[in-house]
This is a predicted structure of a 268-nucleotide RNA (Bacterial large signal recognition particle RNA) from an Actinomycetota bacterium. RNAcentral holds the sequence, with entries from ENA. It matches the Rfam family "Bacterial large signal recognition particle RNA". From the family's description: The signal recognition particle (SRP) is a universally conserved ribonucleoprotein involved in the co-translational targeting of proteins to membranes. It is annotated as a non-coding RNA gene. The organism belongs to Actinomycetota, within Bacteria. It is recorded under the gene name ffs. The prediction has a mean pLDDT of 80.
RNA sequence: CCGUGCUAGAUGGGGGGUUCGGGGUCCCCUGUACCGGAAACCCUCGAUACGCCGGGUUGAACGCCCGCCCGCGGCCGUCGGAGGACUGUGCAGCCUCCGGUGGGCAGUGUCGAUGGUCGGGUCCUGCGCGACUCGGAGCCGUGAACCCGGUCAGGCCCGGAAGGGAGCAGCCGUAAGCGGUGUCCCGAAGGUGCCGCAGGGUCGCCCGGCCGGAGCCAGCCGCCGGUGCAAGCGGCAGCCGUUCGGCGGUCCAAGGAGGGAUGCACGG
Numbered sequence: 001c002c003g004u005g006c007u008a009g010a011u012g013g014g015g016g017g018u019u020c021g022g023g024g025u026c027c028c029c030u031g032u033a034c035c036g037g038a039a040a041c042c043c044u045c046g047a048u049a050c051g052c053c054g055g056g057u058u059g060a061a062c063g064c065c066c067g068c069c070c071g072c073g074g075c076c077g078u079c080g081g082a083g084g085a086c087u088g089u090g091c092a093g094c095c096u097c098c099g100g101u102g103g104g105c106a107g108u109g110u111c112g113a114u115g116g117u118c119g120g121g122u123c124c125u126g127c128g129c130g131a132c133u134c135g136g137a138g139c140c141g142u143g144a145a146c147c148c149g150g151u152c153a154g155g156c157c158c159g160g161a162a163g164g165g166a167g168c169a170g171c172c173g174u175a176a177g178c179g180g181u182g183u184c185c186c187g188a189a190g191g192u193g194c195c196g197c198a199g200g201g202u203c204g205c206c207c208g209g210c211c212g213g214a215g216c217c218a219g220c221c222g223c224c225g226g227u228g229c230a231a232g233c234g235g236c237a238g239c240c241g242u243u244c245g246g247c248g249g250u251c252c253a254a255g256g257a258g259g260g261a262u263g264c265a266c267g268g
Stems, first nucleotide, its partner, number of pairs: 001268006009058003012030005020046005034055004064260003068256002073251010084240001086238004091234001093233002095228001097226005103221003107216002115211008123200006129193002133188004138181005148173004156165003
């Protein structure tokens, strides 16, 4: 140095989480790396901890060890940004309501504003008149078996007769009563009246006359001030998630380059 058979070893690594701690099951990164089984009130171990059970493959180099470079990604601390949930706070920007102002718009005003003054109305009292309502007078109609009137056929009574008398029905009329009308006449009443007269009152409002000669008004916008029951938007504060970035720390896969060690038996 070669061959055969072995053995140690290898058959992925890392971060987080969990744990008193090491591994595993779980999540993630790396990127390709044998198969099967159990594992969260969990499985297996104890700083000699870097898994357990069963079966394969490989096996002394394509493997292993050491520090270096680069570095995916995770974790910790700190600072900042964005967006979200919840809670609180009237804070007065939007918003609600009120007051003011009179810059703008609208309206109104020389067909005369605000203002001043006079009169009238609206209001009150009294009287009158009218209307309505009620009652009455008046007028019309009706209205009595007999006990109202007139006239009283027939009949009746008196009389010798002439004649006289009472008188039912009918007809005519009338009384009380009843009904109608009730314009005109009389009386009464009042939540009665675009009515008249007299008196009173007049803050405001309305109408008109006169004086005078340019404003008046506050509906909308603006501005100023106040108000806040309820709470919507916004603001502010607190708190909790999410997400992004800076800085510091820490552990690091994959990759790069370098160094180191490389077992046992037999045969040639």